Notes:
Model confidence (mean pLDDT): 77 of 100. Predicted 3D model of a 112-nucleotide RNA (TPP riboswitch aptamer (THI element)) from Metallococcus carri. The organism belongs to Metallococcus, within Bacteria.
C1' cells in the first nucleotide's frame, strides 16, 4: 500500500425452442404420450387456465456485466426442422454487496 482466481452468506435479474411419431380432436387451429436436436438451462413442482401465466426450484448470470432482451419476420451457411452454426456486436440495454482468501503478499526504514 493493498489486489486477483476462488468459496461462502443474504439479494437481486434471466430464459419455457425446432423436429418425427401414434392418439385425440378436426374447416383451420389445438391438445395429450413417446422419443429425438442444440444447449448450463427449453420445464421438476404447486397454482390458476382456452391460449398461456404467476410463484418455487434446478441452470446461468449480477458493472472485469454475450445471463438475457432490442435490432430480428435481419444477413451468410447449414438442417428434417429450430439462434443449429456463424454475423450482426469495439451497437444498444441490462440485475449487487459483505466476509473469508489475508497474522498472507508488495514496498519503505531500523537494527543484526
Nucleotide at each position: 500500500g493493498g489486489g486477483a482466481a476462488g468459496u461462502u452468506c443474504c439479494g437481486c435479474g434471466g430464459g419455457a425452442g425446432c423436429c418425427g411419431a401414434g392418439c385425440c380432436a378436426c374447416c383451420c387451429g389445438g391438445g395429450c404420450u413417446c422419443g429425438g436436436c442444440u444447449g448450463a438451462g427449453a420445464g421438476g413442482g404447486c397454482a390458476c387456465u382456452a391460449g398461456g401465466u404467476g410463484c418455487c426450484g434446478a441452470c446461468c448470470g449480477c458493472u472485469c456485466g454475450a445471463a438475457c432482451c432490442u435490432g430480428a419476420u435481419g444477413c451468410g451457411g447449414g438442417u428434417u426442422a429450430u439462434g443449429c452454426c456463424g454475423u450482426c456486436g469495439a451497437a444498444g440495454g441490462g440485475a449487487g454487496g459483505a466476509a473469508c482468501g489475508a497474522u498472507g503478499c508488495g514496498g519503505g526504514u531500523c537494527a543484526u
Rfam family: TPP riboswitch aptamer (THI element). From the family's description: Vitamin B(1) in its active form thiamin pyrophosphate (TPP) is an essential coenzyme that is synthesised by coupling of pyrimidine and thiazole moieties in bacteria. The previously detected thiamin-regulatory element, thi box was extended, resulting in a new, highly conserved RNA secondary structure, the THI element, which is widely distributed in eubacteria and also occurs in some archaea.